[in-house]
The part of an RNA shown here (small-subunit ribosomal RNA, central domain) has 350 nucleotides and comes from a metagenome. It matches the Rfam family "Bacterial small subunit ribosomal RNA". The full RNA is in RNAcentral, with records from SILVA.
Context: one part of a larger RNA
């Protein structure tokens, strides 16, 4: 390669936007590129195959015929794909109402704790820990009351809840703004999906340059522990953890499970609109539509399990795998300040 496959066996980019490509609703009229049909040229010979002859057979050689699945041309044929013109309105999107939300930015205030600093009470110990001891206290600690002063973090509510495309979001107000949905069916008329490359977000750690620093806490130092202890436990403790800018792009960035659209039984719980019943509030009970769990029918699957949120049954589109090791490596490119990221082999050996 043809092919099989990607939840755990190898294998789904960490996530979007989106370029080119690919792939695309109903319906009517046309063209005739793909597609069918039939004709004509061609399509060397030799091979192959098939009928025959010739070496005593055969292999070999030899004659015809068939083919030579293909290319050009010509004539027609229109379902379907596709190329034009045209209607639709269920795909998609606007509009109008309308609630939910820890969706993102900015800015301003709160309280409770902790440390610390002033002041008052007030005395011998406090702290740790298995036990200890290093620590800290008669320079008056620990406790305990008042006041200040900075700094992260938001108890309770709080949920198998919610929001976000993913990382990831959680105290109160204000401003700025993004998406979803529900409910009408007014308006556009296929505008979609999908996405190589690109461009953009993107946990902690780390890095640059200025701030900041209360508590935690790598390194580090001291006390125990031990055979020993460069660890687990303690008593300090400096980067960092915060903020502003800029980089870094990386994770078991997990649902280890790509996007997208349809089709295929149910049961119960949440969260959120709508409609009904139902009373007078929000109760319940019926039901629609969107999340978001649980069990569970066909069915799938090696098995565990998956099971209208699919891992069922199809269909697009991207990315990935192709024995184990060496190797999330080496060289070489490209990007960083740098740490190193991202592409990425091979001898050898099993």
């Nucleotide at each position: 390669c043809u092919g099989g496959g990607c939840g755990u066996a190898a294998a789904g980019c960490g996530c979007g936007u989106g370029u080119a490509g690919g792939c695309g609703g109903a319906u009517u009229c046309g063209a005739a590129a793909g597609u069918c049909a039939g004709g004509u040229g061609u399509g060397a010979a030799a091979u192959c195959c098939c009928u025959g002859g010739g070496c005593u057979c055969a292999a070999c050689c030899u004659a015809g015929g068939a083919a030579c699945u293909g290319c050009a041309u010509c004539u027609g044929a229109a379902a379907c794909u596709u190329c034009g013109a045209g209607u639709c309105u269920u795909g998609a999107g606007u509009g109008u109402c309308g609630g939910a939300g820890a969706g993102g930015g900015a800015a301003g205030c709160g309280g409770a704790a902790u440390u610390c600093c002033g002041g008052g009470u007030g005395u011998a110990g406090a702290g740790g820990u298995g036990a200890a001891a290093u620590u800290c206290g008669u320079a008056g600690a620990u406790a305990u009351c008042c006041g200040g002063a900075g700094g992260a973090a938001c108890a309770c509510c709080a949920g198998a809840g919610g929001c976000g495309a993913a990382g990831g979001c959680g105290g109160c107000u204000u401003c700025c703004u993004g998406g979803a949905c529900g409910a009408c069916a007014a308006c556009u008329g296929a505008c979609g999906c999908u996405g190589a490359g690109a461009c953009g977000c993107g946990a902690a750690a780390g890095c640059g340059u200025g701030g900041g620093g209360a508590g935690c806490a790598a390194a580090c130092a001291g006390g125990a522990u031990u055979a020993g202890a460069u660890a687990c436990c303690c008593u300090g403790g400096u980067a960092g953890u915060c903020c502003a800018c800029g980089c870094u792009g990386u994770a078991a960035a997990c649902g280890a499970u790509g996007a997208g659209u349809g089709c295929u039984a149910g049961a119960u719980g949440u969260c959120u609109u709508g409609g009904g019943u139902a009373u007078u509030g929000a109760c319940u009970c019926c039901u629609a539509a969107g999340g978001u769990g649980u069990c569970g029918u066909a069915g799938c699957u090696a098995a565990c399990g998956c099971g209208u949120u699919a891992a069922g049954c199809a269909c697009u589109c991207c990315g990935c795998c192709u024995g184990g090791g060496a190797a999330c490596u080496a060289c070489g490119g490209c990007c960083g300040c740098a740490a190193g990221g991202c592409u990425a082999a091979a001898a050898c050996u099993c």
The coordinates come from a structure-prediction model, not an experiment, and the mean pLDDT is 88.